[in-house]
Context: one part of a larger RNA
Molecule: small-subunit ribosomal RNA, 3' major domain
Organism: metagenome
RNA sequence: UGACGGGGGCCCGCACAAGCAGCGAGGCAUGUGGUUUAAUUCGAUGCUACACGAAGAACCUUACCUGGGCUUGACAUGUAGUGGAAAGCAGUAUGAAAGUACUGCCCUUGUUGUAGCAAUACAACAACCGCUAUGCAGGUGGUGCAUGGUUGUCGUCAGCUCGUGUCGUGAGAUGUAAGGUUAAGUCCUUAAACGAGCGCAACCCCUGCCACUAGUUGCCACCGGUUCGGCCGGGCACUCUAGUGGGACCGCUAGUGAUAAACUAGAGGAAGGUGGGGAUGACGUCAAAUCCUCACGCCCCUUAUGCCCAGGGCUACACACAUGCGACAAUGGUAGGGACAGCAGGAUGCGACGAGGUAACUCUGAGCCAAUCCUCAAACCCUGCCCCAGUACAGAUCGAGGGCUGCAACCCGCCCUCGUGAAGAUGGAGUUGCUAGUAAACGCAGGUCAGCUAUACUGCGUUGAAUACGUUCCCGGGCCUUGUACA
Numbered sequence: 001u002g003a004c005g006g007g008g009g010c011c012c013g014c015a016c017a018a019g020c021a022g023c024g025a026g027g028c029a030u031g032u033g034g035u036u037u038a039a040u041u042c043g044a045u046g047c048u049a050c051a052c053g054a055a056g057a058a059c060c061u062u063a064c065c066u067g068g069g070c071u072u073g074a075c076a077u078g079u080a081g082u083g084g085a086a087a088g089c090a091g092u093a094u095g096a097a098a099g100u101a102c103u104g105c106c107c108u109u110g111u112u113g114u115a116g117c118a119a120u121a122c123a124a125c126a127a128c129c130g131c132u133a134u135g136c137a138g139g140u141g142g143u144g145c146a147u148g149g150u151u152g153u154c155g156u157c158a159g160c161u162c163g164u165g166u167c168g169u170g171a172g173a174u175g176u177a178a179g180g181u182u183a184a185g186u187c188c189u190u191a192a193a194c195g196a197g198c199g200c201a202a203c204c205c206c207u208g209c210c211a212c213u214a215g216u217u218g219c220c221a222c223c224g225g226u227u228c229g230g231c232c233g234g235g236c237a238c239u240c241u242a243g244u245g246g247g248a249c250c251g252c253u254a255g256u257g258a259u260a261a262a263c264u265a266g267a268g269g270a271a272g273g274u275g276g277g278g279a280u281g282a283c284g285u286c287a288a289a290u291c292c293u294c295a296c297g298c299c300c301c302u303u304a305u306g307c308c309c310a311g312g313g314c315u316a317c318a319c320a321c322a323u324g325c326g327a328c329a330a331u332g333g334u335a336g337g338g339a340c341a342g343c344a345g346g347a348u349g350c351g352a353c354g355a356g357g358u359a360a361c362u363c364u365g366a367g368c369c370a371a372u373c374c375u376c377a378a379a380c381c382c383u384g385c386c387c388c389a390g391u392a393c394a395g396a397u398c399g400a401g402g403g404c405u406g407c408a409a410c411c412c413g414c415c416c417u418c419g420u421g422a423a424g425a426u427g428g429a430g431u432u433g434c435u436a437g438u439a440a441a442c443g444c445a446g447g448u449c450a451g452c453u454a455u456a457c458u459g460c461g462u463u464g465a466a467u468a469c470g471u472u473c474c475c476g477g478g479c480c481u482u483g484u485a486c487a
Base pairs, nucleotide, nucleotide: 001487002486003484004483005482007481008480009479010478011477012476013475015471016470019434020433021432022431023430027325028324029323030322031321032320033319034317035316042053043052064312065311066310067309068308069307070306073136077135078134079133080132081131082130083129084128088105089104090103091102092101093100094099109126110125111124112123113122114121115120138301139300141299142298143297147295148294149290150289151288152286154284159198160197161196162195163194164193165174166173167172177190178189179188180187204278205277206276207275209246210245211244212243213242214241215240218236219235223233224232225231249272252266253265254264255263256262328427332386333385334384335383336382337381338380344375345374346373349368350367354363355362356361393424398419399418400417401416402415403414404413440463441462442461443460444459445458446457
């Protein structure tokens, strides 16, 4: 100087407390461990691995296993030799395919030269395709403890440093401390410090209010028509869309305070004290993660650790853990009727209306390259039934019949209908999230994608709470101080 302390002081954070909803019991989905296996590819392992890489494993993917094949190779480039009717197209045998063996069609592209009146023929070169040889290719093989790049974490915590000066023999200290204050090393005052940098804040984006600009969405606001639908004419007032500006700064008033910084209350205001949310992550820590995104040093393989193919596996199953979904019901279930969004997506695409089917879905195909067409809700409200029961709760499991995608649903897809109807009576110790349009509840969209194992993830809106006395305690962190046989 740090680190540590079941030392002290001050302060913060859904850290506790106060609340709400859960998890932990049961069923299922997914991931992991373990076990099994020819293989169950690999990585991630306290917080910071375990719905993680994977925004989609039937084949492909695919890296794994078994078997069948190839050896200048699936891909790149150079040299030498050699062949060709450039390339390309079609077929036969064998085979699971890859491949292997073979056949036919097509007599031609460019440049130059020779012969020829010309058509054309021949030769050389170039390009292209194959074969042979040789340099080489290739490797999701090893090492993340050789590395770059990227990422997680402490932590959006308020810290981390430098120049000059001063103090100290020196390591180093000071600055960065003290008193206030703040979300903040934020700002003020004082002091051997004075300044500065990386962070904080601001500048950026979305959202909340207003104005202007602009009207193939919107409006009976206004006038007319109407098949009654903003449907038509007409019009940009409003809603909206999307560009430019304004607006909030403790600016004003009062009080407290050192007259400071600031705090408390109020006015005005759509918004009040960083308005709400996002992006943004200092010096560094963990030899943290990744050589399976990519790049790269070294090592290793080279008729195989490379490449192609078929089938299988990654989906196994006594068990254990993690993350979720849906339940155990009456604030409910069920049947009928009625209503209201926002994000976003659409051309081998979205697909209306109509018809068929109990339904999944099928047939037809209007419109739309999209503020124009399509997809566009559920909880909710009204009425009836159920009457506390393993039930008209719950839906696992299994049987049968169908539909869809796709060469192909056996291993191993999703959906529909009928039947079957398991465990489950609110879950021990313990443990998680959340402070407001939040939690909880409800659905919708998208990416990936032929299809889907999505209950995941990323967004979107609809309904919409309770509680916070307080900082003694648990956890994590910041500053000062103290002890230390630790570095």